[in-house]
Context: one part of a larger RNA
RNA sequence: GCCUACGAGUUAUUCUUCACUAGCGAGGAUAAGGAUUUCAGAUCCGCAUCCGAAGCGAAAGCGAGUAUUAAUAGUGCGUUUAGUUAGUGGAGAUAGACGCGAAACCCGGUGAUCUACCCAUGGCCAGGUUGAAGCCUCAGUAAAAUGAGGUGGAGGACCGAACCAAUAGACGUUGAAAAGUCUUUGGAUGAGCUGUGGGUAGGGGUGAAAGGCCAAUCAAACCGGGAAAUAGCUCGUUCUCCCCGAAAUGCAUUUAGGUGCAGCCUCGGAGUUGAGUAUAUUGGAGGUAGAGCUACUGAUUGGGCUAGGGGGCUUCACCGCCUACCAAACCCUGACAAACUCCGAAUGCCAAUAUAUAUAUCCGGGAGUGAGGGCAUGGGUGCUAAGGUCCAUGUCCGAGAGGGGGACAACCCAGACUAUCUGCUAAGGUCCCAAAAUGUACACUAAGUUGGUUAAACGUGGUUCAAUUGCUUUGACAGCUAGGAUGUUGGCUUGGAAGCAGCCAUUCAUUUAAAGAGUGCGUAACAGCUCACUAGUCGAGCGAUUGAGCGUGGAUAAUAAGCGGGCAUUAAGUGUACUACCGAAGCAGUAGAUUUAUGGUAGGGGAGCAUUCUUAUCUCCGUCGAAGGUGUAUCGUAAGGUAUGCUGGAGGGUUAAGAAAAGAAAAUGUAGGC
Numbered sequence: 001g002c003c004u005a006c007g008a009g010u011u012a013u014u015c016u017u018c019a020c021u022a023g024c025g026a027g028g029a030u031a032a033g034g035a036u037u038u039c040a041g042a043u044c045c046g047c048a049u050c051c052g053a054a055g056c057g058a059a060a061g062c063g064a065g066u067a068u069u070a071a072u073a074g075u076g077c078g079u080u081u082a083g084u085u086a087g088u089g090g091a092g093a094u095a096g097a098c099g100c101g102a103a104a105c106c107c108g109g110u111g112a113u114c115u116a117c118c119c120a121u122g123g124c125c126a127g128g129u130u131g132a133a134g135c136c137u138c139a140g141u142a143a144a145a146u147g148a149g150g151u152g153g154a155g156g157a158c159c160g161a162a163c164c165a166a167u168a169g170a171c172g173u174u175g176a177a178a179a180g181u182c183u184u185u186g187g188a189u190g191a192g193c194u195g196u197g198g199g200u201a202g203g204g205g206u207g208a209a210a211g212g213c214c215a216a217u218c219a220a221a222c223c224g225g226g227a228a229a230u231a232g233c234u235c236g237u238u239c240u241c242c243c244c245g246a247a248a249u250g251c252a253u254u255u256a257g258g259u260g261c262a263g264c265c266u267c268g269g270a271g272u273u274g275a276g277u278a279u280a281u282u283g284g285a286g287g288u289a290g291a292g293c294u295a296c297u298g299a300u301u302g303g304g305c306u307a308g309g310g311g312g313c314u315u316c317a318c319c320g321c322c323u324a325c326c327a328a329a330c331c332c333u334g335a336c337a338a339a340c341u342c343c344g345a346a347u348g349c350c351a352a353u354a355u356a357u358a359u360a361u362c363c364g365g366g367a368g369u370g371a372g373g374g375c376a377u378g379g380g381u382g383c384u385a386a387g388g389u390c391c392a393u394g395u396c397c398g399a400g401a402g403g404g405g406g407a408c409a410a411c412c413c414a415g416a417c418u419a420u421c422u423g424c425u426a427a428g429g430u431c432c433c434a435a436a437a438u439g440u441a442c443a444c445u446a447a448g449u450u451g452g453u454u455a456a457a458c459g460u461g462g463u464u465c466a467a468u469u470g471c472u473u474u475g476a477c478a479g480c481u482a483g484g485a486u487g488u489u490g491g492c493u494u495g496g497a498a499g500c501a502g503c504c505a506u507u508c509a510u511u512u513a514a515a516g517a518g519u520g521c522g523u524a525a526c527a528g529c530u531c532a533c534u535a536g537u538c539g540a541g542c543g544a545u546u547g548a549g550c551g552u553g554g555a556u557a558a559u560a561a562g563c564g565g566g567c568a569u570u571a572a573g574u575g576u577a578c579u580a581c582c583g584a585a586g587c588a589g590u591a592g593a594u595u596u597a598u599g600g601u602a603g604g605g606g607a608g609c610a611u612u613c614u615u616a617u618c619u620c621c622g623u624c625g626a627a628g629g630u631g632u633a634u635c636g637u638a639a640g641g642u643a644u645g646c647u648g649g650a651g652g653g654u655u656a657a658g659a660a661a662a663g664a665a666a667a668u669g670u671a672g673g674c
Base pairs, nucleotide, nucleotide: 001674002673003672004671005670006669011095012094013093015092016091017090018089019088020087021086022085023084024083027051028050029049033045034044035043036042037041055062056061065077066076067075068074098236099235101233105226106225107224108223109222110221116200117199118198119197120196121195122194123193124192125190127159128158129157130155134151135150136149137148138147139146163187164186165185168183169182170181171180202218204214205213206212239608240607241606242605243604244603249262250261251260252259253258263369264368265366266365267364268363269362270361276357277356278355279354280353281352282351283350284349290343291341292340297337298336302332303331304330306327308326309325310323311322312321313320372397373396374395375394376393377392378391379390380389381388402413403412404411417592418591419590420589422588423587424586428582429581430580431566432565433564437579439578440577441576442575443574444573450568451567458553459552460551462550463549464548465547466546467545468544469543470542471541479537480536481535482534483533485510486509487508490504491503492502516531520529521528593598609663611660612659613658614657615656616655618653620652621651628647629646630645631644632643633642634641635640
């Protein structure tokens, strides 16, 4: 892992409550016990006792009343009669209380053959070094100190086996081993190691102290018991069909993932009523959106006027004058506000009436929910960020299948009783993938823009359309030919400034067909080139500004990527208009079930199937073959039933009731087999 079997709301009670069924009924019922008996039962007594028939008050007490009170007032609770017993079922209480699951706590014992420390008694430590104190001799000294030599053999001394340990590395890591092997390393006469026999025991021991060790177990050993500890937590919780069908909100909570009450669901009952819902009309309350502010509170643009202040002039000071400085009040102008309002909707709300419809209300039994989520709209918070977070209104998912959207809980269409190889439509589509138009008409786009998704400021002689305006056969615009002069190098500045570094100006005058006191390049300054402007040639349109449509640049992230793909260019792109068709579990047709409507999670209610046993029943079945096993056929809306082949070899069923250890695919479920 697979298979088979087992495996979870039960049982009890001198309990409570509700419903159904039944007996009796202003009454109902007996318990223990007794008698009889066909004896763990039944029948008859047994009337203690319990509930009910009367309540009010704290109580005394009173009593259809009573309490409060001074009260014969008012008010509260009552008075207008149905209970009780038993059975069954729903729920609650107490018990393990649906099943499995802790870490822990307490009680009583068992352990020091491991290990920690201690006691007694024994044992062991190859070999080799070093040479302390003391002593002796000599030197030295006043005596010493001190020095030298010899002797001596001290030491938690030195090197190094056994022995004891375990520093570093490698291997080993389902190992040879639940802590080792090899190499290396430390101690090795001592706080040494070790044999044997003893001691200390669990909030206790022992500990050169690491929370270490106390039999592979230690921040409290192990074994048994309390004990089915407790678990607002996790997981699991077994047959079928039918009807209805939620919530993820409010208040509170040592409460926040729990619970209580309310809200929303379901089942049963009640009786009047028309309460409920929708629309219309009428009346009313309310200050949001909007708007406004010479209507308040704040904030605020520009100007005028003008207190006050700053600065300047004058002045010893005063008086006085000026100011493209700041600025109160006032006037004009422009504009802002969640906590501003002289104003002020649409909706919604309250009430009444009318109409339509079918929900409402109260009482009681049983719940579940009390983690919600997306979208749209109105807002707060945030960054007018989030698939963010917190509210509100609606809707959908949740608990909702079907069609579309490529795929895709909640976006669009639409709510699945069943069958059917019928039709019509919705959203969305009609070139192929892939059902239906390569449909019709008129335009635009040339980028593969686009074909359902990505983009802006700012650019753009892309192209189409529209509007306004200038020049033009007295010849425009472009091209080509030619000219483009004089006073004068205007004045100033400057080394120089001559059209062209810079400044100033009556930027003038002359000749002209025309020519700037000069458009740009250029020079140190000149020069030179060119332009404005003009003539000729040519012979018809040439410019400027603004707006709209579709494009274009901006465009830029890392494996391949985006019309879903193929592919499409007077489209299969875009815009406008029109006609057909396709397209769903929607609607309709035909037939049927349950009952008038049938999606459905939590959940409530109803009706059934299967299994084991019991009491009856069927003049039941069965060795001419029961149960069981294994196939086949068939019936039923399902759980399931029936018939029969093979196997099997002795019990089994129908019907009516009753009682349950009464149905498994899950629990890292339990046991067994493979």
This is a predicted structure of a 674-nucleotide part of an RNA (large-subunit ribosomal RNA, domain II) from a Flavobacteriales bacterium. NCBI's taxonomy places the organism under Bacteria, Pseudomonadati, Bacteroidota, Flavobacteriia, Flavobacteriales. Its Rfam family is "Bacterial large subunit ribosomal RNA". The coordinates come from a structure-prediction model, not an experiment, and the mean pLDDT is 83.